[in-house]
RNA sequence: GGCCCCGUAGUUUAAAGGUUAUAACGUCACCUUUACACGGUGAAGGCUCCGAGUUCGAUCCUCGGCGGGGUCA
Numbered sequence: 001g002g003c004c005c006c007g008u009a010g011u012u013u014a015a016a017g018g019u020u021a022u023a024a025c026g027u028c029a030c031c032u033u034u035a036c037a038c039g040g041u042g043a044a045g046g047c048u049c050c051g052a053g054u055u056c057g058a059u060c061c062u063c064g065g066c067g068g069g070g071u072c073a
Base pairs, nucleotide, nucleotide: 001072002071003070004069005068006067007066010025011024012023018056027043028042029041030040031039049065050064051063052062053061
């Protein structure tokens, strides 16, 4: 340098153009316990890497950039 894949809560992840973007783990509070753990209930936490385009509408489609990984040289 060429080609391919990926980028969404702290971490992993769902979404297949359309309600205020989902779940698990983790965190916090409460219940439970003499206490801890386990378990139960609830809450906080992301406007989806950045910019532009298409569309009535974009996490999703297109283009460019940035970052990560793989592969070829």

Predicted 3D model of a 73-nucleotide RNA (transfer RNA) from Candida maltosa Xu316. The prediction has a mean pLDDT of 80. It matches the Rfam family "tRNA". Rfam's curators write: Transfer RNA (tRNA) molecules are approximately 80 nucleotides in length. Gene Ontology term of the family: triplet codon-amino acid adaptor activity.